[in-house]
Context: one part of a larger RNA
C1' cells in the first nucleotide's frame, strides 16, 4: 500500500431461553424459498463425517455459548438385500505348441472375468444411534433325514448314472391398439375444534403386504392345413436312447401361456380423535401406558404389469450355466409322486453422506457426477407459475 480490494448466487423480523457476551446457539410465533427439488431411496466415492456427554486454543472468510473442529465413550446383528457362489461376454491369462539371439510375442485346451444370466420375505413395531436383518405376526426357497399313503420293481431289472443327446433359458429396431393396477380427485361417511347450545363454516382422517388357496378371467401362441393323446416305424441328433426330430395310422378339440378382481392371510395391525404418566414459569413440554370411530362410492387413469405379447421393417438382432428331460460305461433293491414333521443354511458388506459443506474440482468453491420414486391447480408436457408432502432462510 490499506482500514483499500474481499468476506463466494439467496429473507428476515419479534419474542422467550442459555450465557462473561447472543444478528448467529436452543426453543415458539410471524413471514419468505425450493418443491422433476434446495424432497426421498440407491450406485460409485468417501471412511466415522453417524449418535450422546464434555469443551472453544487453531479450523469456520467476521463472532460463537454452535459445528462435518477438539476430547471422551457408544453405534452397523440378515437362509431370503447385495456380495462370497453357480455361469459366461468383451477382455486377461494361457499347460502344451509356433515364433524370436535374447527380452518377449502370438496362442488351443483350460482358468479367471459381470456392467448380463441363476432358489427364497412381507407388513406392523421398536432404539439416542441398526432396522427386508432386532421383536411380533404371517409366508417362502434349497438340501438332508424320518413318517405316511399312493404307484411301479426285486436279475423276465424299476431306478440311478454325464465333462454326452436334446429342450429351454434366448435378446434387434419402430409403432398402435386393447385389459389392469399404482396413483390422483370429487362426493358420502366418522370424529375433533370458537362463546351456553344447535346448524354453517374450517381443520383432520378414512389403509392393509408378500406367500397359500378359490378361480384360471382379460387377452396371447399353437391348432380341423388335425392341437392334446395312444400306438407303429426310421439312412437323422459323432455311439446309445423310451428324449428330439421325420414319416404312417388311431381318435376328434383341445393344449401351453397369461396380469388382474374377488375370498383368505385380518376377531390382527394401522388409524382422526379421547382418556392417563411424568415435568411445568400454568403458556406449555415429553411421550408412558391404554381405549378406538367410520375405514365406502363414483370419475380420472400411467412411462408400470399382462409383455420376453402383437404388428410392421431390414442392418436380421450374446454366451453359457442353472432348469427340464434322455440315454452310455457302470451301478442296481428299492424307486417316484403327493403329504407332514425335524435340521441346516456358513462368511463378508449393512452406521452417514450421496443434484453434496462428507465425493471429483488445492477452499465449507455459482461447475461436474450413474439410477430409481417423484403429489395438486392452470398446461400437450417432466415446459412455466403458484403450492402439498418434505426440505430451507445457505456463516458476517
Nucleotide at each position: 500500500g490499506a482500514g483499500u480490494a474481499g468476506c463466494g448466487a439467496a429473507a428476515u423480523g419479534c419474542c422467550g431461553g442459555u450465557u462473561a457476551a447472543a444478528u448467529u446457539c436452543c426453543g415458539g410465533c410471524a413471514c419468505a424459498c425450493c418443491g422433476u427439488a434446495a424432497a426421498c431411496c440407491c450406485a460409485a466415492g468417501g471412511g466415522u463425517u453417524c449418535c450422546u456427554c464434555c469443551g472453544c486454543a487453531a479450523g469456520g472468510u467476521a463472532a460463537c455459548u454452535c459445528c462435518g473442529c477438539g476430547g471422551a465413550g457408544g453405534g452397523u446383528u440378515a437362509g431370503u438385500c447385495g456380495g462370497c457362489c453357480c455361469c459366461u461376454a468383451a477382455g486377461a491369462u494361457g499347460a502344451g505348441g509356433c515364433u524370436g539371439a535374447a527380452a518377449a510375442g502370438c496362442g488351443u485346451a483350460g482358468u479367471c472375468g459381470a456392467u448380463g444370466g441363476g432358489a427364497a420375505a412381507c407388513a406392523g413395531g421398536u432404539u439416542u444411534a441398526u432396522a427386508u436383518u432386532c421383536c411380533u405376526g404371517u409366508a417362502c426357497u434349497a438340501u438332508a433325514a424320518a413318517g405316511u399313503u399312493a404307484u411301479g420293481g426285486u436279475u423276465u431289472g424299476a431306478c440311478c448314472g454325464a465333462u454326452g443327446g436334446g429342450g429351454u433359458g434366448a435378446c434387434g429396431c419402430a409403432g398402435a391398439a386393447g385389459g389392469a393396477u399404482a396413483a390422483a380427485a370429487a362426493g358420502a361417511c366418522g370424529g375433533a375444534c370458537a362463546g351456553a347450545u344447535g346448524g354453517u363454516g374450517c381443520u383432520c382422517c378414512g389403509g392393509a403386504u408378500a406367500a397359500g388357496g378359490u378361480g384360471g378371467u382379460a387377452g396371447g401362441a399353437c391348432u380341423u392345413u388335425g392341437a392334446c393323446g395312444a400306438g407303429a416305424u426310421c439312412a437323422g441328433g459323432u455311439a446309445a436312447a423310451u428324449c428330439c426330430g421325420g414319416u404312417c395310422u388311431c381318435u376328434g378339440a383341445g393344449u401351453c401361456u397369461g396380469a388382474g378382481a374377488g375370498c383368505u392371510g385380518a376377531u390382527a395391525u394401522c388409524g382422526a380423535c379421547c382418556u392417563u404418566g411424568c415435568c411445568u414459569u400454568c403458556g406449555g413440554g415429553u411421550g408412558u401406558a391404554g381405549g378406538g370411530a367410520a375405514g365406502c362410492u363414483u370419475u380420472u387413469g400411467a412411462u408400470u404389469c399382462c409383455a420376453g405379447g402383437c404388428u410392421g421393417c431390414c442392418a436380421g438382432g450374446a454366451a453359457a450355466a442353472a432348469c427340464c428331460u434322455c440315454u452310455a460305461a457302470g451301478g442296481g433293491a428299492c424307486a417316484u409322486g403327493a403329504u407332514u414333521u425335524u435340521a441346516u443354511a456358513a462368511c463378508c458388506g449393512u452406521a452417514c453422506u450421496c443434484g453434496a459443506a462428507a465425493c471429483c474440482g488445492a477452499c465449507a468453491c455459482a461447475g461436474g457426477u450413474g439410477g430409481g420414486u417423484g403429489a395438486g391447480g392452470a398446461g400437450a408436457a417432466u415446459a412455466u407459475c403458484c403450492u402439498a408432502a418434505g426440505g430451507u432462510g445457505a456463516u458476517c

Annotation: RNAcentral holds the full RNA, with entries from ENA. The part of an RNA shown here (large-subunit ribosomal RNA, domain III) has 396 nucleotides and comes from a Turneriellales bacterium. It matches the Rfam family "Bacterial large subunit ribosomal RNA". On this family, see Yusupov et al., Science 2001: "Crystal structure of the ribosome at 5.5 A resolution". The source organism's lineage runs through Bacteria, Pseudomonadati, Spirochaetota, Leptospiria and Turneriellales.